RNAcentral holds the sequence, with entries from Rfam. Transfer RNA from Auxenochlorella protothecoides, 72 nucleotides, folded computationally. Rfam family: tRNA. By type it is a transfer RNA.
């Protein structure tokens, strides 16, 4: 330099154009003599950034940034 992939709660990851979810962690409660385990509830996200198409975008298009891999 070229090509491909990744970027989404603290962490690890899902996510079909129509309300952003799961696991874990965190806070509260239940259960228990008590703790663990188990069960319930809750908080926490400008979906990397900017623009575009669309009635509507995390998802489509373009550009940029960071990281990973391959080729030279």
């Nucleotide at each position: 330099u070229u090509c491909g992939g990744a970027a989404u709660g603290g962490c690890g990851c899902a996510g079909a154009g129509g309300u952003a979810g799961c696991g874990u962690g965190c806070g509260g409660g239940g259960c228990c003599c008590a703790u663990a385990a188990c069960c319930c509830c809750g908080a926490g996200g400008u979906c990397a950034c900017a623009g575009g198409a669309u009635c509507g975008a995390a998802a489509c298009c373009u550009g940029u940034u960071u990281c990973c891999g391959a080729a030279a």